The part of an RNA shown here (small-subunit ribosomal RNA, 3' major domain) has 481 nucleotides and comes from an uncultured prokaryote. The full RNA is in RNAcentral, with records from ENA.
Context: one part of a larger RNA
């Protein structure tokens, strides 16, 4: 100087504390440890590793393990020397295939030329240089991310003060979400990094132009804004207005700013996103990428059939479904968003108990298409292992896709497990938020309870800062640096 303290003094954050829902108790997903295993590929391990890399392992992916195979190599560049054109479809034998064999047929038959198979350029073969290599080393490193933390902090230049390390500035007294801002001070100052702003989205209004988009007025009408019509409203797209403590009271140091008011769609950062200082953890990552160095070269490289990554005594983290009456089935049946869609999205029709299937208008998309469900409203069940719950397992199908046996997803029929609200602990939320109900996307041939968005419904509580945890300021004390 710093770091630490069961030292002190102020402050702040779902930190506590008040609520509400949940995990821990079952079952099933999925991920990790272990144990298995030929092989169960690697990485990630408090917070900050474990529905993480993986935004999708049947084959592929796939690096692993087994067996077959192959050596200038799947792929790159150059050279030497030899040769041919060579390339594409469809054949055939053998093999699991990778490949080897037959060269069977068809289609094609480079370019310059000084006319020398002479040059170039493609392809093959032997050779030689290289190639490769998800083999080490994330403690050799670059990129890139994670974490204190979106916490309010970190510095710098001149002065000054100490012999120095170093102080001062950035401490005080007040304020704030903030080293925000104001006084005050040996320190003045820095358009300094950061903080706020500037950026996007939304909340209200104007104005421009009205088609795929509205329809308040007139007409028509197959009763569909469907037609004339019309651009008001709605809405989609720009340019723009608004707030800023501006105004009024109060309060304070006559300041900064506090707290009450009006006016306003919004009031004191209006809500919510992007944005992450100097640093810290030899954090993560050599398996995205790049890259020193080591290693490996008939293999630690290439391609190939087939198995694994799905395996289970068992432990944990996450999540999905439930134990039921604020329900569960039957039935009538209303309301959204914001997305995707041509090897696609499919209405209607038609079969089929269903999953699908067979046809197909329409849309390269404000145009077609993609059923909201919770909610309501009628019924029936009568607290029961039940008309709850839906695990498991049979049997008969649907769908992708060369191929569902190891190892999909789905649909009918029948089966009908554990579960009666969960011990110690524990974890999330403060408002259009929690908790609750569906929709969509990306990936993706298929395969979501996982992820990222999307709207519907829509609370409870917060006295407070005694305590736990984490963070910032100041001060003490020190057996540490």
């Nucleotide at each position: 100087u710093g770091a630490c303290g069961g030292g002190g003094g102020c402050c702040c954050g779902c930190a506590c504390a008040a609520g509400c829902g949940g995990u821990g108790g079952a079952g099933c997903a999925u991920g990790u440890g272990g144990a298995u295993u030929a092989a169960u590929u690697c990485g990630a391990c408090g917070c900050a590793a474990c529905g993480c890399g993986c935004a999708g392992a049947a084959c592929c992916u796939u690096a692993c393990c087994c067996g077959g195979c192959c050596u200038u190599g799947a792929c790159a560049u150059c050279c030497u020397g030899a040769g041919u054109a060579u390339g594409g479809a469809u054949a055939c034998c053998g093999g699991a295939g990778a490949c080897g064999g037959c060269c069977a047929c068809c289609c094609u038959u480079c370019a310059g030329u000084u006319c020398g198979g002479c040059u170039g350029g493609a392809c093959c073969c032997c050779g030689c240089a290289c190639a490769g290599g998800u083999g080490c080393u994330g403690c050799a490193u670059g990129u890139c991310u994670g974490u204190c933390g979106u916490c309010a902090g970190c510095u710098c230049g001149u002065g000054u003060c100490g012999u120095g390390a170093g102080a001062u500035g950035u401490u005080g007294g007040g304020u704030u979400a903030a080293g925000u801002c104001c006084c005050g001070c040996a320190a003045c100052g820095a358009g300094g990094c950061g903080c706020a702003a500037c950026c996007c989205c939304u909340g209200u209004c104007u104005u421009c132009a009205g088609u795929u988009g509205c329809c308040a007025u007139c007409c028509a009408u197959u009763u569909a804004g469907u037609u004339g019509g019309g651009c008001a409203c709605u809405c989609a797209u720009g340019c723009g207005a608004g707030a800023c403590u501006g105004c009024c009271g109060g309060u304070g140091a006559u300041a900064a700013g506090c707290c009450g008011g009006a006016g306003g769609a919004a009031g004191g950062c209006g809500g919510g996103g992007a944005u992450g200082a100097c640093g810290u953890c030899a954090a993560g990552u050599c398996c995205u990428c790049a890259u020193g160095g080591c290693c490996c070269u008939u293999a630690u490289a290439a391609g190939u059939g087939g198995g694994g990554c799905u395996a289970c005594a068992c432990a944990c983290g996450u999540g999905c479904u439930a134990c039921a009456a604020u329900g569960g089935c039957g039935g009538u049946g209303a309301c959204a968003g914001a997305g995707g869609g041509a090897a696609g999205c499919a209405a209607a029709g038609c079969g089929g108990u269903g999953a699908c299937g067979c046809u197909g208008a329409g849309c390269c998309a404000a145009c077609c298409c993609c059923u909201a469900a919770a909610a309501a409203c009628c019924g029936u069940c009568u607290c029961a292992g039940u008309u709850c719950g839906g695990a498991u397992u049979g049997c008969a199908c649907u769908c992708u896709g060369c191929a569902a046996c190891u190892c999909g997803a789905g649909u009918g029929c029948a089966u009908g497990a554990a579960g009666u609200u969960g011990g110690a602990a524990u974890c999330g939320c403060u408002a259009g938020u929690a908790a609750u109900c569906g929709c969509g996307g990306a990936u993706c041939a298929g395969c979501a309870u996982g992820c990222c968005g999307c709207g519907g419904u829509g609370a409870a509580u917060a006295c407070g800062u005694u305590c736990c945890c984490g963070g910032g300021c100041c001060u003490u004390g020190u057996a540490c640096a």